[in-house]
Context: one part of a larger RNA
Molecule: small-subunit ribosomal RNA, 5' domain
Organism: metagenome
RNA sequence: GGAUGAACGCUAGCGGGAGGCUUAAUACAUGCAAGUCGAGCGAGAAGCACUUCUUCGGAAGUGUGGACGGCGGCGAACGGGUGAGUAACGCGUACACAAUCUACCUUUCAGUUUGGCAUAGCCCUGGGAAACUGGGAUUAAUACCGAAUGGUAUCAAUAUCUGGCAUCAGAUUCUGAUUAAAGCUCCGGCGCUGAAAGAUGAGUGUGCGUACUAUUAGCUAGUUGGUAAGGUAAUGGCUUACCAAGGCUACGAUAGUUAGGGGGCGUGAGAGCGUGACCCCCCACACGGGUACUGAGACACGGACCCGACUCCUACGGGAGGCAGCAGUAAGGAAUAUUGGACAAUGGGCGCAAGCCCGAUCCAGCCAUCCCGCGUGGAGGAUGACUGCCCUACGGGUUGUAAACUCCUUUUAUUAGAGAAGAAACGCCUGGAUUUAUCCGGGCCUGACGGUAUCUUAUGAAUAAGCACCGGCUAACUCCGUGCCAGCAGCCGCGGUAAUACGGAGGGUGCAAGCGUUAUCC
Numbered sequence: 001g002g003a004u005g006a007a008c009g010c011u012a013g014c015g016g017g018a019g020g021c022u023u024a025a026u027a028c029a030u031g032c033a034a035g036u037c038g039a040g041c042g043a044g045a046a047g048c049a050c051u052u053c054u055u056c057g058g059a060a061g062u063g064u065g066g067a068c069g070g071c072g073g074c075g076a077a078c079g080g081g082u083g084a085g086u087a088a089c090g091c092g093u094a095c096a097c098a099a100u101c102u103a104c105c106u107u108u109c110a111g112u113u114u115g116g117c118a119u120a121g122c123c124c125u126g127g128g129a130a131a132c133u134g135g136g137a138u139u140a141a142u143a144c145c146g147a148a149u150g151g152u153a154u155c156a157a158u159a160u161c162u163g164g165c166a167u168c169a170g171a172u173u174c175u176g177a178u179u180a181a182a183g184c185u186c187c188g189g190c191g192c193u194g195a196a197a198g199a200u201g202a203g204u205g206u207g208c209g210u211a212c213u214a215u216u217a218g219c220u221a222g223u224u225g226g227u228a229a230g231g232u233a234a235u236g237g238c239u240u241a242c243c244a245a246g247g248c249u250a251c252g253a254u255a256g257u258u259a260g261g262g263g264g265c266g267u268g269a270g271a272g273c274g275u276g277a278c279c280c281c282c283c284a285c286a287c288g289g290g291u292a293c294u295g296a297g298a299c300a301c302g303g304a305c306c307c308g309a310c311u312c313c314u315a316c317g318g319g320a321g322g323c324a325g326c327a328g329u330a331a332g333g334a335a336u337a338u339u340g341g342a343c344a345a346u347g348g349g350c351g352c353a354a355g356c357c358c359g360a361u362c363c364a365g366c367c368a369u370c371c372c373g374c375g376u377g378g379a380g381g382a383u384g385a386c387u388g389c390c391c392u393a394c395g396g397g398u399u400g401u402a403a404a405c406u407c408c409u410u411u412u413a414u415u416a417g418a419g420a421a422g423a424a425a426c427g428c429c430u431g432g433a434u435u436u437a438u439c440c441g442g443g444c445c446u447g448a449c450g451g452u453a454u455c456u457u458a459u460g461a462a463u464a465a466g467c468a469c470c471g472g473c474u475a476a477c478u479c480c481g482u483g484c485c486a487g488c489a490g491c492c493g494c495g496g497u498a499a500u501a502c503g504g505a506g507g508g509u510g511c512a513a514g515c516g517u518u519a520u521c522c
Stems, first nucleotide, its partner, number of pairs: 001522004006518005013374006019367002021332001026330003030327003035074003040071002047064007081285003090210008100202002105198008113147004123136005153178004159172005183190002211257003218248003223245008260282004264275004287308005310321004338364001340363003346360001347358004377408004388398003413459002416456003422449001427444007466511005471492003477506005487494002
């Protein structure tokens, strides 16, 4: 000198863009953050309309209506947060899988036949303070379970060909066995099952790279390898039994300490050094620990079970909970924001769609925390006015064109009006492409931000300057006070009676809505 997710002191006019718990992965009141589908299914309240009866209160029935709950499907494994753990195939990079899986989506081929048992809900009835839960009767499905058929699926066996990378891979032929489906419909479609391929996502292995300490030198029994079996989507001591005695290490094993990794970011001419906030990719975690279930996918932040710590409710028998989601609270700390608005846009989930949901997201609020921009006026104006300060030979010098005064301008401010882009899609109406599908064109509908940005009008210099420093380094000097005191200080050092170094004043220098100090890095 540059830089910062900064903090502190003094000061403070505005706008745009960004950023905002670096500490306690501490504890959390409250609200919201994941639902959706009636075009899968049964059932169907209130309300409304009509009819009948009526003791005039109402009751019953039919139609419409469709709430709350329930079964079922898809989603909830994404999105969002945090960096505790991890020195590791975790990450980065380059390969490999002849050792693998992949819901939704796309393409192609084939199919969608026929039956059945239940169970929620509803109804009846128990237990319990509650959370919740037991029994009986009965009912549906795209829930569940059979049967049929089937192939380029799986398994076993026959024969042949081609190729490679060791185990082998691919193709063809023949025979047998096993395994499938679901309907709804506004009649247009939407689905369902099997197979092949693609896309996407994931899993696994390997080479190289990846902090400090030798005042850590030896470590290891599922340990290293083999055979067999199990398990997995898949290889493998991944697991088990048996057999062998191996495996790693001075090219640093093992142990200890620290740490999420990378793209990047800061600095530097570069080499390098430091760092990993915001944004993007990967990993790990979700009160601490463990376990599996469901599922295409989890060993699952707002799922389940168990143990533990903590908090809460309780009728003492028993229960409930998990903000490292968005706000917010307490605590800690030098220190870090609103219990805001909207789904209008971009996206995500569900749905044929309309649409519903989304603290993702888009916006607004707070904070000079940073970067950028603008302003605090411009021109003229000398008796070089007064005050202040300084010197003095008493003439002066300086503040200083500064002020007053004259003329001008109106960024900004205030006033009054006009007022966006971001929004064309979906949908509806309509025209065309031979047409219902599909595509193209025209019109209509939809804005949280926001009466915001922006533009125009009027008024009037009107609303707007501080902070640090002035001994040398280092730009900028005099007076007064103090008298090794009070104090200053980054280093050298200053102060003991003329201190340009302390305190004040005048003057000056630097930067400027900031300026200085502290901390850290180059």